[in-house]
Context: one part of a larger RNA
Molecule: large-subunit ribosomal RNA, domain II
Organism: Microcaldota archaeon
RNA sequence: GCCAGGGAGUGUAUAGGAGUGGCGAGCCGGAAGGCGUAGCGAAAGCGAGAGCGCGUAACAUGUGAGGCGCACGGUAUGAAAAUGCCGAAGUCACCCUUAUACGACCCGAAGCCAUUGUGAACUACGCGCGCCCAAGACGAAGCUAGGCUAACGCCUGGUGGAGGUCUGCAACCUGUCAUGGCAUGUCCUGUUGGGUGAGGUGCGGGUAGCGGCGAUAUACCACUCGAACAUGGCAAUAGCGGGUCCCUUCUGAAGUAUCUUUAGGAUAGCUCCGGGCGAGUUUGCGUAUGCGGUAGAGCACUGAAUAGUUGGUAAGGAUCCGAGAGGGUCCACCAACUUAUCAAACUCCGAAUGCAUACGCUGCGUAGACCCCGGGAGUCGGCGAGGUUGGGUAAGCUAGCCUCGCGAGACUGCAAAGAUAGUGACUGAGGUUAAGGUCCCUAAAUCCUAGUUAAGUGUCUUAAAAGUAGGGGUUGUCUCAGACAGUUGGGAGGUAGGCUCAGAAGCAGCCACCCUUUAAAAAACGCGUUAUAGCGUACCAAUCAAGACAAUCUUUACUGAAGAUAUACGGGACUAAACUAGGUACCGAGACCCCAGAGUGCGAAAGCACUGGUAAGAAGGCGUAUGGCACGGCAAGAAGCUGGUCCGAAAGGACCUGUGGACCGUGUCAUAGGGAAAAUCCUGGU
Repeated sequence: GCCAGGGAGUGUAUAGGAGUGGCGAGCCGGAAGGCGUAGCGAAAGCGAGAGCGCGUAACAUGUGAGGCGCACGGUAUGAAAAUGCCGAAGUCACCCUUAUACGACCCGAAGCCAUUGUGAACUACGCGCGCCCAAGACGAAGCUAGGCUAACGCCUGGUGGAGGUCUGCAACCUGUCAUGGCAUGUCCUGUUGGGUGAGGUGCGGGUAGCGGCGAUAUACCACUCGAACAUGGCAAUAGCGGGUCCCUUCUGAAGUAUCUUUAGGAUAGCUCCGGGCGAGUUUGCGUAUGCGGUAGAGCACUGAAUAGUUGGUAAGGAUCCGAGAGGGUCCACCAACUUAUCAAACUCCGAAUGCAUACGCUGCGUAGACCCCGGGAGUCGGCGAGGUUGGGUAAGCUAGCCUCGCGAGACUGCAAAGAUAGUGACUGAGGUUAAGGUCCCUAAAUCCUAGUUAAGUGUCUUAAAAGUAGGGGUUGUCUCAGACAGUUGGGAGGUAGGCUCAGAAGCAGCCACCCUUUAAAAAACGCGUUAUAGCGUACCAAUCAAGACAAUCUUUACUGAAGAUAUACGGGACUAAACUAGGUACCGAGACCCCAGAGUGCGAAAGCACUGGUAAGAAGGCGUAUGGCACGGCAAGAAGCUGGUCCGAAAGGACCUGUGGACCGUGUCAUAGGGAAAAUCCUGGU
């Protein structure tokens, strides 16, 4: 792991509520007594209905239980007005449900405390009695011989054998290191360190947990130590984690607000169930009347802010004149005007949407809406998209608001998919469409019309400034009286205009920019000269023969263009099977239509509507065990087991064969140790 068996909302008390039944101004209890029959008031205390009207169901055409309104009454407060509460149905039992107290659905801590509890066989440190330390080296004190000295003493040689001394693969202890070994250990092996000492070790015995022991490491006290172990308090507590067992039907959430809090609760909101009332309600649309200061816009205020003109200034800065007094100019500052811009916390203005009210429409509603009352929950981590407001360079980022989704939503498309597009799923059959598609994979057009692209651009996709090359449109100008481009020719005279200048002749610079002849020709657009000269240009004619030029808008392609295994439209591939505009067919879902069936709600029926669903609520069933009552089966074979056939929407049920060898079932009522796949679940087997 698998299989079998076990395994989690229970019991009592009290209280609230629903249902059913008994009796009823009473009910229950043997009694005491409890609840109810009167309320109001803190208290002293005081102390109440069958008046009128409307009207639901019902009967039936005005009666009318409940209900509602107005009066009236009780009481408290108050001077009063008035306001609050109240003005005749309970009680007992059974069953269901919820709350509270208890272990309170089950399992799970680390911990805390208690006991004249058990432990020093491990280990820590004392104590008693023992045992052990190859071999070698160094050679302290002391002693001694010789020499020296006045003496103390010194020197040399020996002897001697000290030492937390040295070497050390003896034993023994053991702490370093290893890319060593394995069955991964405080292991082994090798290596290293200690090895006469604060040494090693044996036996006996001592110290005990609010404690001991400790050359201190929070170390050790029996694989246990920041407080041992055993048993008990104990089912400790756990706002945390895991688990919580059959079926179907109906409805169906929340991740928000406030307080506590911040992994949790309570109340409200959203939800389910039951009841009451009895006629309106309306989120959508239209009209009308109001509200408003956003988008936009603007500069009239507030603030920011461009360029200038004019005026002003006693004080500032720079500079000039002046002996000084003082004066001038510029900047700065202030004001006005002109000009060019901005604002969430600016507004002379100002939408759309929105909000409120009224009326009308629409939708819903006597098959009971709206509203009201009672009971049961779950929820308090949300997330995505579109729009929008902040933070941030930005983010599959972060904090909000509105709407729609996922959550709790299947199906079809987007290659694959949570939220996107289509569409809200009872069951079965047939058809039609949606989004999206129609060359092959792959259902359906190698469909039609007109263009664009040559980049595999693109084929549902990441790109900018800038640059290059095309397509299309609009407007303007010129144009067979000949445009544009090309070619041929002309392009003159007064004059070298005047000034300046060394020179200045169209062409350094300043001023002016006329006139004449002409088909046309500048007081000169460029090159050039020291200055001239020279070469083009404008302008004109001829030739040629049909469109040309400019501005602007739009569109296409390329460059710009960088990512990590190897290309990357889903793939093949495509020059359309790409892109733009238009058209006609077809494919394509659980959507829509239609037929049949099931269930739910309502209804007398006909019938109409509905039937996705997590948490959660409500309803109806299936099955297990035991007992009572009633009725049955069985040796002509019970239960159980094997294999099969059928029935039911399901839980499940029935029958047949074989095996088995003695009990079993049906109906109804009751009782419950009453349904397992999970809990690193428990026990056994394998």